[in-house]
RNA sequence: AACCGAUAAAGGCAAAUCUGUCGAAAGGCAGAGACGCAAAGCCGCGGAUCUAAGGCGGGGACGCCGCUUUCCGCUAUGAUGGCCGGGCCACCGAA
Numbered sequence: 001a002a003c004c005g006a007u008a009a010a011g012g013c014a015a016a017u018c019u020g021u022c023g024a025a026a027g028g029c030a031g032a033g034a035c036g037c038a039a040a041g042c043c044g045c046g047g048a049u050c051u052a053a054g055g056c057g058g059g060g061a062c063g064c065c066g067c068u069u070u071c072c073g074c075u076a077u078g079a080u081g082g083c084c085g086g087g088c089c090a091c092c093g094a095a
Stems, first nucleotide, its partner, number of pairs: 004093002012037002017032006035082001041088003045085003048080003054075008062066001
């Protein structure tokens, strides 16, 4: 120094849930809270997953029409990254 990672030490993060708030939603943020985490730090690059406002296609309703309304399908430009992989950086030091 690299790999590695302990019932070590110091410190760190914080799932579910609740409250508030933002958002169409998925979900985010703040506070409370700890299930866990050795990168559960950063990026959001590939995959996966979630959502579908808008868009596209189709059906129905409104006597007809429709820049109306409703339902279904597809779609990420939205999101998660504590799902997997990748890139970058980092505290400690038993075996």